Molecule: FMN riboswitch aptamer (RFN element)
Organism: uncultured Acetatifactor sp.
Formats: sequence, structure tokens, C1' cells
RNA sequence: UUCUUCGGGGUUGGGUGAAAUUCCCUACUGGCGGUAAGCGUUUUGCGGUUGGCAAAGGGCGAGUCCGCGACCCGCACGGCAGCUUGGAUAAAAGGCGGGCGCUGUGCGGCUGAUUCGGUGAGAAUCCGAGACCAACAGUAAAGUCUGGAUGAAAGAAGAA
Repeated sequence: UUCUUCGGGGUUGGGUGAAAUUCCCUACUGGCGGUAAGCGUUUUGCGGUUGGCAAAGGGCGAGUCCGCGACCCGCACGGCAGCUUGGAUAAAAGGCGGGCGCUGUGCGGCUGAUUCGGUGAGAAUCCGAGACCAACAGUAAAGUCUGGAUGAAAGAAGAA
């Protein structure tokens, strides 16, 4: 560099109502990379007893820390058998130009939420407790239903 595969979870039980998995009480969920005093593991050596020390390898370890992604918006460039429009012409078609739409790529914008206590030399990451957050469209107002989406993607693994 090319190709292949993989790549998001969750409404329990009740209340009100004509109607709500949307409101209220309760319940439940946590993408990707990084960071990390932790956890456990394999091998080797030391050591000499059922426990320990050291080195090396690989594994797990944050929804709220750092960064990324999906959605949405803008700009630029390209594509289109789409819609519309313009001048030329006697008229029309074709072609050409403009606008809209759809679509691809790139860049930019937008992009949520954490405290207290404990241990300790050291913790927004461990332990305990409490709190908080979660695109757009639809619909009785949705993190959990339905839909764009059998999509896209952060990335992960493998092959050449």
C1' cells in the first nucleotide's frame, strides 16, 4: 500500500390518562484509542516450604480525565439516465450555461455528564456511597420503542 473479516447495550414492576415501553415513581444500559498504584496469568531464575522475591512476555482494568467516531450544519471540488430554467434558432431537439435535488471525497463547525469519603508517598482511573449524562426524525414529550441503518464509522484482527 492493497484486500478480507469483525466492529453498541438497555423499560422490569407500578401510577395517571381516551391515548404514554415517551409523563411520574421504580428498573436497566455504557462504542473506540490513550492514560492507570490495581488484578490475575505464563515462563525463567533465586530461595527452601506449601509461602515469598526478582526479571521478561502477553491479558484485563474510566459512560462523566485526554482524544476519536456516528447524527446534524457549512464550505470547496467532483459525479448523476433526476427536476427546473436561460440565450442562440423560423421553431424544436440535441448540446452548452445557471439554479435545485441526490450522491462521493476533503476541510471546518457542532458534539453530554462527578462529587464526597476511604486507603496510600502518590488515585477525577482502585474501594465505598451518592449524583449526573446520553444525536436526529416519528409518536402523549423517548439514552432503552420504531426509522434512516442488512448503512456509515472510531478502530480491532488477519492475509498478501